[in-house]
RNA sequence: GCCAAUGUAGCUCAGUGGUAGAGCGCAUCCUUGGUAAGGAUGAGGUCGCGGGUUCAACUCCCGCCAUCGGCU
Numbered sequence: 001g002c003c004a005a006u007g008u009a010g011c012u013c014a015g016u017g018g019u020a021g022a023g024c025g026c027a028u029c030c031u032u033g034g035u036a037a038g039g040a041u042g043a044g045g046u047c048g049c050g051g052g053u054u055c056a057a058c059u060c061c062c063g064c065c066a067u068c069g070g071c072u
Base pairs, nucleotide, nucleotide: 001071002070003069005067006066007065010024011023012022013021018055026042027041028040029039030038048064049063050062051061052060
C1' cells in the first nucleotide's frame, strides 16, 4: 500500500427495516444469629462518529475513526 471482519449496558454477546434485549456484574429488599447460596424488584444505552436512502434505520448505502486478521 491492498483486501476482509468487528464496533450495541461496567464485561461477554444477541438483535438482518417497525417502541433496544440476555447472561454475568451493580443497587435495594426478602431469607439467615451472620456470611455464602437462593428469590424479588430496580438502575444503567445519543447502538463508534458524520452524512444519505426510507413514512420509519442498531439493521441498507457512502465516508471517517478504532481494533483485529490476511496479502504484498
Predicted 3D model of a 72-nucleotide RNA (transfer RNA) from an uncultured Bacteroidales bacterium. Rfam family: tRNA. By type it is a transfer RNA. Its mean pLDDT, the model's own confidence on a scale to 100, is 82.